[in-house]
Predicted 3D model of a 74-nucleotide RNA (transfer RNA) from a Patescibacteria group bacterium. The prediction has a mean pLDDT of 81. The sequence is in RNAcentral, with records from ENA. Rfam family: tRNA. Rfam links the family to the GO term triplet codon-amino acid adaptor activity. The organism belongs to Bacteria candidate phyla, within Bacteria.
RNA sequence: GCCCUCGUAGCUCAAUCGGAUAGAGCAGCGCACUCCUAACGCGCAGGUUGUCCGUUCAAUUCGGACCGAGGGCA
Numbered sequence: 001g002c003c004c005u006c007g008u009a010g011c012u013c014a015a016u017c018g019g020a021u022a023g024a025g026c027a028g029c030g031c032a033c034u035c036c037u038a039a040c041g042c043g044c045a046g047g048u049u050g051u052c053c054g055u056u057c058a059a060u061u062c063g064g065a066c067c068g069a070g071g072g073c074a
Stems, first nucleotide, its partner, number of pairs: 001073007010026004019057001028044004050066005
């Protein structure tokens, strides 16, 4: 330098031939339970879906550029 894959909550991951509140588990907070703690149970909060631009009535999803991570070739 060229090619491929990936980037979504604090962490690990879903979702998608574009369709309407973006979910789960763990972690966090509250409540309940307990003599107390833990576990279990119920609930709450947490996201500009890497950044910018474009296409579209509508983009996490499609296109382009850039940034970052991993891999391959030279």